[in-house]
Molecule: RNase P RNA; transfer RNA
Organism: Clostridia bacterium
This record gives sequence, structure tokens and C1' cells, in this order.
RNA sequence: UGAGUGAGCCGGAUAGUCGCGUACCUUCGGGUAUGAGGAAAGUCCGGGCAUCACAGGGCAGGAUAACGGCUAACGGCCGCCGAGGGUGACCUUAGGGAAAGUGCAACAGAGAGAUACCGCCCGCUUUGCGGGUAAGGGUGGAAAGGCGAGGUAAGAGCUCACCGGCGCACAGGAGACUGUGUGGCCCUGCAAACCCUAUCCGAUGCAACGCCGACAAAAGCGAUACGUUGACCCGACGUGCUUUGAAAGGCGGCUUGAGCCGUUCGGCAACGAACGGUCGAGAUAGAUGACUAUUCAAGACAGAACCCGGCUUACAGACUCACUCACGCU
RNA sequence: GGCCCCAUAGUUCAAGGGAUAGAACGGAAGUUUCCUAAACUUUAAAUCCAGGUUCGAGUCCUGGUGGGGCUACCU
Repeated sequence: UGAGUGAGCCGGAUAGUCGCGUACCUUCGGGUAUGAGGAAAGUCCGGGCAUCACAGGGCAGGAUAACGGCUAACGGCCGCCGAGGGUGACCUUAGGGAAAGUGCAACAGAGAGAUACCGCCCGCUUUGCGGGUAAGGGUGGAAAGGCGAGGUAAGAGCUCACCGGCGCACAGGAGACUGUGUGGCCCUGCAAACCCUAUCCGAUGCAACGCCGACAAAAGCGAUACGUUGACCCGACGUGCUUUGAAAGGCGGCUUGAGCCGUUCGGCAACGAACGGUCGAGAUAGAUGACUAUUCAAGACAGAACCCGGCUUACAGACUCACUCACGCU
Repeated sequence: GGCCCCAUAGUUCAAGGGAUAGAACGGAAGUUUCCUAAACUUUAAAUCCAGGUUCGAGUCCUGGUGGGGCUACCU
């Protein structure tokens, strides 16, 4: 310099005028403060919260699936192992069980989980039949581990070396697993087919839920009731009262929270702890906009509705850091 | 705001994991007719999109896109 890989961050700025939501103040004229996102989205997971249900256990149904950790929890995240891809930085991975059972494997092919079509070898009653064989051919995505040597009538893990996979032992590791040695070659694939094993899951969602209620009707209770005045009683004045129902009525739930920012410490990391600082929308037909000026790289995807942690999807452009490969120079 | 469902020719529906994806109506061309209708013959036309599992996906799994339904209280 070129080509890449992985993270992080911003996503117009400044000023003025007018306007809108909320809170506070008000001399009722107004004033002050504040006002969308990294995804507010999809509603795909997990939790808080609320109501209902619930002795305990099981069945059914659903979700997840190597190992260790993080977390309120998770199907998320971090680390690590195996497998696959890349020269590499690095990336991808629904990654338990096919020896519990059932099922499927179209077409082709002799045969699809057990087989003999061609071929090879042996025998016979020789255009053929019987037996042996899985080395060679052919079909297929897949055909009794691969390759070489020995062996044999021809062959075959039948025997041996190497590789592969399986079992056992030892060593390392927290573990998945890895390495070494040894035995033997029985074990086709599919579980995002049924299923088996292990773990987890009660249902419904803020239109949950709680409260107040104009008004109309019904039922019940009777002036010994309720309200105002009043420290209280008497008294005075006024009214029927309670329950049920209840308005495209109101209030709460509603935003201070597993919150955010900074420093230090523990940890490879996810994350956690201590200390300090900080308050950053809360509408209910639903606010966050318009115009002007200056400036630059000329502004993408997109708009809160109970709240959080994730995932997924959309996104013009700008910036930062670490690392890899190739070439050149010192 | 919340909870569900669906997607196959132009339309309405089929299709046990085994492809050349089928049927009806409709469309086009032809035969018949003096012309049309009817009838007959032929023909075009589709799995919403992107990944994955599998030898093989319209079908199974994941994500997205589009469409539809239900959802305060009373009667």
C1' cells in the first nucleotide's frame, strides 16, 4: 500500500420564531423545566407484576439437549470440547439415544438389512444345473470398514502392518474430551419419523387488576338512620337509607428500576462487589412538529402505550480499536 | 395494546417425505355452424420469500413477508 477478519461507537449540529404533551410556579396575562429508539418493530423466548386455580404425586401436552460457568430467569450470554469451512485472522454448528421397540429408504438395482445378476472357483447327468465366494463389474445418496502383503480351488479380518471406528486399561483435565497401550472387526442411514432418556413448564395477560361513581330500576330496612353546624352532648336545620347493576364516565395500576454513569477491585470472559454521582417521556383519540439562518460528509431504518433481560429482522453514511494475509521499503 | 389462524394455476379446492404438482370453473387456439351458443379436441398457467434437516421438501424445522379473525361491560 492492497485485500480481509472481529469488536465498539455515532447516526446531523448550532441559534432564533411559532406550536403540542407532562410537571411545578402564577399577579391567571403567563413563566420555568423537560419530552422517543438502537432497534420504540416482530411478539419469538425468559422474568417482574396482577387475578384465578392449587394437599401430594402421576398421566397427557409443550420446550430444551456435548461440557463448565453467568443470571431473577431463559431456548440468552461467556468460556471450552467435538465436527465442518477458510492459507490465515476467524467463522458455522437443533451437537443425547439407531445394541428398547415400531416405521421409512421412491426410481434404479440380483439384493436396502439382508442378497448372488454378470464374473471367479469346484463338481456333475455340460446351450444347463448344484455348491462355494464378496476380491472384480454394474445400480444407487447408501451394498458386510479402507489399502497393501500373506493365504486360498477361488475368495474372505481368515492372518498381519498402517489408517478408521468400537470395547477395556492407564495418564492428563473440574468436565465434555484428549493422548498412549491393548483386545477384537459383531455393529447401513433417517429420531427437524413415531419413540426412549434427562431437565424444565398451573392458566390468563395492564382491554390483567383495585377503587369511586352520574343515572335508572328492583329488593330490603324504617326515622332509634345519614349529613351540616359544633371540641363533645343536647338542640337546631336539611335528607329517606342500604344492597345489587352501572356511562364508548373518572382515579389508581404508570414509571425509582434485577435503573443509568464513573472509579477501583475479583474473574480469561459473560458477570459480580464496593464507593461516589444522577433522575432521563408517561399520553388515553393519544404530545415530540413547522419555518428561518449558518455549517458539514446533505442526514438511513424508523415513533413509546405496564415494565425489564435477550433473540430476530430493518438501517444511507461517518469514526475508533485489535488482528490476519500478500507485496514493497528500512 | 394483547391473543390466534392462513398462504398451491386467474378463482375454488386436492396432493401418506418419492415430481412430469392434479381436478373443476375460467382463459387462448382449433373443429362444427351462414354467425353465435352448446358440444368436441388441443394448449398456457401455480407451491409467498430466505436458510436448514434429509439421498430427496408443496409436505418437516427456523427466520421473514403478506392477509384474515377474536379481544372492555350489558343484552